RNA sequence: UGUCGGGUCCCGAGCAAGGGAGCGGCGUGAACCUGGUCAGACCCGGAAGGGAGCAGCCAUAAGCGUGCGGCGACUUGUGCUCGGGGUGCCUGAUGAAC
Repeated sequence: UGUCGGGUCCCGAGCAAGGGAGCGGCGUGAACCUGGUCAGACCCGGAAGGGAGCAGCCAUAAGCGUGCGGCGACUUGUGCUCGGGGUGCCUGAUGAAC
C1' cells in the first nucleotide's frame, strides 16, 4: 500500500420481548333506591286461596380486580435475523514494495 472478510455506526424490513390503554374472557359486585325465587313475620278472606314482600339464595348494572399462552392496533436508548449504506474506528486472512 492493494484485495477479501468480521465487529462497531446509520437506514429499512421481519420475528420475538417489554409497556400502557381499548375490546373480549374470567372473578367480584347493589341493606333499600336492580331482576328472579321468596322461609318467617305482615295484609285481605269464614275458608279455599290471594296480595305485597324483609333476610337468605340465584342472576345482573355501574364500578373494581385479573400472573387471562385471547383480539387487533399503538409504542420502545430490548434481543435475534435479513437487506442496504458509509468508509471513520477496531480486528482477522492474504498479495506486493521498501